[in-house]
Context: one part of a larger RNA
This record gives sequence, C1' cells and structure tokens, in this order.
RNA sequence: UUGGGCGUAAAGGGCGCGUAGGCGGUGUGGCAAGUUCCUCGUGAAAUCUAUGGGCUCAACCCAUAGUCUGCGGGGAAAACUGCCAUGCUCGAGUGUGGGAGAGGUGCGUGGAAUUCCCGGUGUAGCGGUGAAAUGCGUAGAGAUCGGGAGGAACACCUGCGGCGAAAGCGGCGCACUGGACCACUACUGACGCUGAGGCGCGAAAGCUGGGGGAGCAAACAGGAUUAGAUACCCUGGUAGUCCCAGCCCUAAACGAUGAUUGCUUGGUGUGACCGGUACCCAAUCCGGCCGUGCCGUAGCUAACGCGAUAAGCAAUCCGCCUGGGGAGUACGGUCGCAAGGCUGAAACUC
Repeated sequence: UUGGGCGUAAAGGGCGCGUAGGCGGUGUGGCAAGUUCCUCGUGAAAUCUAUGGGCUCAACCCAUAGUCUGCGGGGAAAACUGCCAUGCUCGAGUGUGGGAGAGGUGCGUGGAAUUCCCGGUGUAGCGGUGAAAUGCGUAGAGAUCGGGAGGAACACCUGCGGCGAAAGCGGCGCACUGGACCACUACUGACGCUGAGGCGCGAAAGCUGGGGGAGCAAACAGGAUUAGAUACCCUGGUAGUCCCAGCCCUAAACGAUGAUUGCUUGGUGUGACCGGUACCCAAUCCGGCCGUGCCGUAGCUAACGCGAUAAGCAAUCCGCCUGGGGAGUACGGUCGCAAGGCUGAAACUC
C1' cells in the first nucleotide's frame, strides 16, 4: 500500500465549537472542466508477443504485424459530477404561543445532625472490639437539659425519574442566563453534514497565593492481630477535603459502542407536551410527537449478545488498529511552577 477491521479479541479521539478539506435535497435553462465517442498527430530504437525467415538445431539474428494501456490537437454528446443563472420546499433555520427540568452563574436564606465552648442536673465509668488495649474520665467524663460558636453536607420527597456536549448537576428563595421539546404552520429558501490543524470545556488527585477548617482523613504516632504485620481492626491525627484567584488536563473520562442522515415485523413500562373520548373540568382509555427503560421478530455476531436508543440494511466525513514482551519506556520536540502531560521508537526476546 491493497484488503480487513474497531461492544468484550489490537482498535472510537474525554466532550464540544469550528477553519481548511471531503461530501451534499429538488425543477428548468446554459457552459462543457471532469466524463463518453469519433478522428488526426505523437508515443525513438532495442525489449516483449504473434507469424514468417537465416545460421545443420537452439541460444542468437533478420523481417512484418501487434503492443507501447499515455499525452496533445480537432469534432461530437449532455445522462451523471462540476460551474453559471433562475426557481421549489420535504433538509436546515427564523417567527408566534406554550408547558417541563438537580442545565449554568451569582446573591441570600433554613432545619436536622456531628464537633467544640459555657451553664444546670448527676456519679463512675465512657469508648472501642472477634476479644482487647491504646484513648477519655473524680481537675467530674459519658448520659441528660438549656444557651452559644463554627464548618460541611442537604434525610424523607428520590423514581432502570429529570437536565446537560461530556465532565457533571439534588434543601429553599431571588436575579441573570444556555439548551431541548410540543402546538401553529406565518417567514427565509439548501443557508446543510462531517471536521485534519486550531480554540474552549474537562471528575478526582495534585500545584501556587490568600482565606477557612465541623466531620472525615493519605502521611504519621500509638494499641491490637501475627512467625513477622511497614496491612486489614481500634484510639488519635496533619496535608487534603471547603471558598476565592490562577495552574494541571488525566481516568474502567464506559454504553469499554465517533458524528449525521435514511430505511426495516412486534410487545410492555415510564417522563414532557399536544389532540380525541360530541357542554365544561378531571380521571380513564385511544392517538400523535420527543425523550428514557425492559423483552423480543427478521437480520447480524466467533460466541456472549445486539435487536427502530442496532452491534440490522445503506450513505458521508473524522479518529483509530495491524502478534506478546521491551513500552506508553528511551531519544528528540512541545506544554507545565512542579508533579508530569502530549507526541512516541529501536535493539533484543518469545
């Protein structure tokens, strides 16, 4: 490179926005770059293939034909691709009217609980474990009642519920703000899809400066256990966990399943919205659309399983894989304060 692949065998980028590029709905007219056909020129010779011939044969040599799949000029065609022009509305978007939601940011606020402090009552234990001990307590603990301080997290509601691109989001109220969905179909008229680079976001841990520190808790100390116990269990306990500003950029960042579009028997839940059930409202039932689960047909799959939320049938674009170890290492580059990240080999070996 061809071919084959990427749920679990190697392989989907953590997620988005978007540049170049690639790809792109439908009608009509035009052009003729791609495309197709005809023709002319050229495509050296040798080589190669075919036929015939010459050395007694052959290798070799000679002749003729073919080939040289290409390039250029001219002419023709106009289906497809492209370009130009002009339309269309089903793709995409806008508008009007709605309801749902832990979507985001900021400010404020509430109760329960833990801890600590003060005071009352009260007396000998408390705590902890498999059992203990370290630890706390007559300087009055634990228990209980009242008061106060402070930080963090929000029980029940809570749901194979909801929202978000992902990371993620959960007390309550207010302000600002993003997206999706439904109904009406009024408007624009292909404005679209994907997306190398690039830019932004990105759990936890970690880093810098400043604050905060209740509980928890790496490290650390002690007590146990044990042959040992640098552990599991227990008593303590510092970073950290929290806030602000700035970095870091990783993950089993998982649905281990890239994005978008179309098509393909069913059943049963659930959330939002809309319509119908002949007055209205509600329940129920029926239907539509969007989302989210389970089970299964065909089909697919090595099997497991997937199965309209596809891993089915197709299309476009991107990313990625190519035996195990060496190794996500070395070297170089680049980013970072550092930790380290990204890119990423080879020898050797099986």
This is a predicted structure of a 350-nucleotide part of an RNA (small-subunit ribosomal RNA, central domain) from a metagenome. The RNAcentral record of the full RNA draws on SILVA. Model confidence (mean pLDDT): 89 of 100.